A computed fold for a 90-nucleotide RNA from an uncultured Actinomycetes bacterium, annotated as Glycine riboswitch aptamer. The prediction has a mean pLDDT of 82. The sequence was found by an Rfam model in a public genome assembly. Its Rfam family is "Glycine riboswitch aptamer". Rfam describes the family as follows. This family represents the bacterial glycine riboswitch. Gene Ontology term of the family: glycine biosynthetic process.

[in-house]
Parts: sequence; C1' cells; structure tokens
RNA sequence: ACGAUCUAGCGUGGGAGAGAGUGCUUAACUGCACCGCCGACGGGGCAAUGCUCCUCAGAACCUCUCAGGCAAAAGGACUACGCCGGAUCA
Repeated sequence: ACGAUCUAGCGUGGGAGAGAGUGCUUAACUGCACCGCCGACGGGGCAAUGCUCCUCAGAACCUCUCAGGCAAAAGGACUACGCCGGAUCA
C1' cells in the first nucleotide's frame, strides 16, 4: 500500500403506529381541562449469564408509557447510497 472484521460522524433518499375527539378559549392546527389511543426519538424495567454469589453487572424492535406522539408539517428507531474518520487483525 492492499485486504478483513468492528465502530462513530456528515449528506441525500426511504421510513410505521394512534381521535383533524369533547368543552371552554385563542388571530392561530393558541392555551387549559377531560375522555380514548400509539410506540420506532429519549427514558425506566427485566432473562440467560457472569461476579466479590449479600449484591452488582446484564439486550432488544420485548415491556412500561414518565416524557413524547395521534390530519398536514415537523420529528422518527431503523435502513440504502455517497463521503469521511477510529479500533483490531494481517
């Protein structure tokens, strides 16, 4: 130099679910309250297992719905392509 594995960031595209609920109010899809829902931002919880075996650690798209969301917009886990690093091996 090249290659392999893992991993972060940036750009572009794709990207679900659930009431345009009711009452009052607002210039406003603004605010307050109430009822019904959603889970794929975030957050909480846990198995096998490990440990110093009291305990602590311990994953998720599972689960809980605190927050968030329930026309559009925005957001959105994840993902494709492009760019660009880092780690390990060789």